Small-subunit ribosomal RNA, 5' domain from an uncultured forest soil bacterium, 545 nucleotides, folded computationally. Its mean pLDDT, the model's own confidence on a scale to 100, is 83.
Context: one part of a larger RNA
RNA sequence: AACGAACGCUGGCGGCAGGCUUAACACAUGCAAGUCGAACGCACCCCCCUUCAAGCUCGCUUGAAGGUUUUUCUUAGUUUAGAGAAAUCAAGACCGCAGGCGAUCUUGAUGGGGGGUGAGUGGCAGACGGGUGAGUAACGCGUGGGAACCUACCCAUUGGUACGGAAUAACCCGGGGAAACCCGAGCUAAUACCGUAUACGCCCUGGGCUUAUGCCUUGGGGAAAGAUUCAUCGCCGAUGGAUGGGCCCGCGUCGGAUUAGCUUGUUGGUGUGGUAACGGCGCACCAAGGCGACGAUCCGUAGCUGGUCUGAGAGGAUGAUCAGCCACACUGGGACUGAGACACGGCCCAGACUCCUACGGGAGGCAGCAGUGGGGAAUAUUGGACAAUGGGCGCAAGCCUGAUCCAGCCAUGCCGCGUGAGUGAAGAAGGCCUUAGGGUUGUAAAUCUCUUUCGGCGGGGAAGAUAAUGACGGUACCCGCAGAAGAAGCCCCGGCUAACUCCGUGCCAGCAGCCGCGGUAAUACGGAGGGGGCUAGCGUUGUUC
Numbered sequence: 001a002a003c004g005a006a007c008g009c010u011g012g013c014g015g016c017a018g019g020c021u022u023a024a025c026a027c028a029u030g031c032a033a034g035u036c037g038a039a040c041g042c043a044c045c046c047c048c049c050u051u052c053a054a055g056c057u058c059g060c061u062u063g064a065a066g067g068u069u070u071u072u073c074u075u076a077g078u079u080u081a082g083a084g085a086a087a088u089c090a091a092g093a094c095c096g097c098a099g100g101c102g103a104u105c106u107u108g109a110u111g112g113g114g115g116g117u118g119a120g121u122g123g124c125a126g127a128c129g130g131g132u133g134a135g136u137a138a139c140g141c142g143u144g145g146g147a148a149c150c151u152a153c154c155c156a157u158u159g160g161u162a163c164g165g166a167a168u169a170a171c172c173c174g175g176g177g178a179a180a181c182c183c184g185a186g187c188u189a190a191u192a193c194c195g196u197a198u199a200c201g202c203c204c205u206g207g208g209c210u211u212a213u214g215c216c217u218u219g220g221g222g223a224a225a226g227a228u229u230c231a232u233c234g235c236c237g238a239u240g241g242a243u244g245g246g247c248c249c250g251c252g253u254c255g256g257a258u259u260a261g262c263u264u265g266u267u268g269g270u271g272u273g274g275u276a277a278c279g280g281c282g283c284a285c286c287a288a289g290g291c292g293a294c295g296a297u298c299c300g301u302a303g304c305u306g307g308u309c310u311g312a313g314a315g316g317a318u319g320a321u322c323a324g325c326c327a328c329a330c331u332g333g334g335a336c337u338g339a340g341a342c343a344c345g346g347c348c349c350a351g352a353c354u355c356c357u358a359c360g361g362g363a364g365g366c367a368g369c370a371g372u373g374g375g376g377a378a379u380a381u382u383g384g385a386c387a388a389u390g391g392g393c394g395c396a397a398g399c400c401u402g403a404u405c406c407a408g409c410c411a412u413g414c415c416g417c418g419u420g421a422g423u424g425a426a427g428a429a430g431g432c433c434u435u436a437g438g439g440u441u442g443u444a445a446a447u448c449u450c451u452u453u454c455g456g457c458g459g460g461g462a463a464g465a466u467a468a469u470g471a472c473g474g475u476a477c478c479c480g481c482a483g484a485a486g487a488a489g490c491c492c493c494g495g496c497u498a499a500c501u502c503c504g505u506g507c508c509a510g511c512a513g514c515c516g517c518g519g520u521a522a523u524a525c526g527g528a529g530g531g532g533g534c535u536a537g538c539g540u541u542g543u544u545c
Stems, first nucleotide, its partner, number of pairs: 001544003005541005012417006018410002020375001025373003029370003034124003039121002042118008051109005057103007066095005131328003140253007149245002154241008162196004171186001173184004202221003206217004226233003254300003261291003266288008303325004307318004330351005353364004381407001383406003389403001390401004420450003430441004454486001456481005464472001489534005494515003500529005510517002
C1' cells in the first nucleotide's frame, strides 16, 4: 500500500460498486423454456349466418259448437203463467276454442363462418442464455501456424415444387393398476410417413484432355409441402458467403529425484473398417520400436487467460466482481434425437440418499432466482417489471424470458457532503494542576448577529421512448416553510513514534509489535485532567507485495 474480509467500540446523508472465499453438504415451497391455429384432426364454451321444428304475441281467414249482448218484433209454431213475457229460430257484434297463411320474437337441432380454452399429431427452440470450479499439469489454456472437415437459422445466385399410397395419435369402446401409467379393438388429418416420376450443377463409377487446377463425357444413384385474410410465408436440389464449431502442430504454462527408469496398441509400416474429417481411432498382419537427468514415469497441488494487488523497475503474489476459453450438472456408465449434445431444469442402466405406496410398484435431483437446514469468523429479499437491452417462437398481433433492468438489506469498499458561521475576556462557573501568586481547559462556553447544505414537512415533477407502451417512481430534480434546530466517535501519548502531569496500585493487578514496564513518588499498569492522530469512522486480527 492492498482486501470478496472478519471481530471490538461507534454511527448523520447521498452516489457508484461489491456481497457463501467454508460443505461440488442436504434441500420444503414458488418461479427460472417455451411458442406456432398462416402445418393438422378433435372436444368444450361464446358470437354471427342459412335451413328446419316447436312455442308466445299480433294480423288475415275458415270452421263448429258455446257464452254474453243487441237488433228486427220481420216469419212460424208449442208450452206455462196469467197477459208483462219466456223458450225457440235467423242475422250482426264481442269473448273464448280449433285449423291454415303471414310477420316478429324465443328456444332447440343440422350445416357453414369467426373467436377463446384444452389435450393431442406436427414444426422450430429446449446444445443459447443462467450456475459452479469438483475434476484436469492436459494441445486444457495462452500465443503463432496448419489441412483432411461439418455448419440449423441468415445473405447472394441458380433450378425445381409433378403424380399417387398406406398408416397413426387425439377420439370412441373394452380391460388391467392404489398410483405412476399400461394393454387390446375401432375411426380419422396433416408442412407426420412411404412409393413413382423428373433433376445440368450433387454423390458413386469408367474414359479423354490437363503441370497444378479444372474441363468434356459413359453408366448408375438421389428431392420436395403446402398454408393463408391473395399477397406473402414456406418446401426441395446445387453453388458461394457469413457465423459457429471439430481436428493437427511449434513454443510457453506449479512443487517434489527422500519418485529413475517408463511403455505392448506400446512406436512405425501395409491393408481394412470407422468418422463430418486426418490419425492405432478400431482391427488383421509385419517390423521392434517409442519416451527419459533439456527430468520420462510416479506423487502432491491447481481450472487457464485478459487482468488484479504490490513494486522505481526487474520481479513477487494472485485469478472475487467484468470479459474470453475449458470442465462439470446427486455419483458412475451409456447411447438416442438432432445442423449441433453424449445434453443442468431430456432418455436408459447401476449406486447412494429422500419421498409416496393398497407392499405388487412408483417419484425425485437448486453448482438457475429467491429461500431453508447445516458448516463457518463470515456473505443479502421466498421483492417489482418485461418500460429498456437481448434471446426463443410466430407473417403479425403477441406470448414466454429470476437473462436483463430495477427496487430491498449490509459503513463491505471507494468517492462526496454535513454535524454550523461570525462575534465574544468579566479570560465567568466547574474540572485539573499549583511554588497557593497563579496556570490550564479557553474564544472554548454563555451572549449577540447570521445562514439553512443534508435531514424533516408542503407543492410541482422528468429524460430514459416513442406511432403507442415507464417496473424504477411521485424517484431524480425544482419551488416553498420552520428552526442551530435532528447528526462524533475511535485509537494513542517510555523509545522506535506525534502527544505529560496528578492520583490509585506496589514484581500484585496488569501492559506488551520489538526493546521491555510494574518489588512505595510508574510520563510504560488502572482512573482523571491535558495533549497527539485519524474522522462516519477508528482500532485489532488475518493474508499478499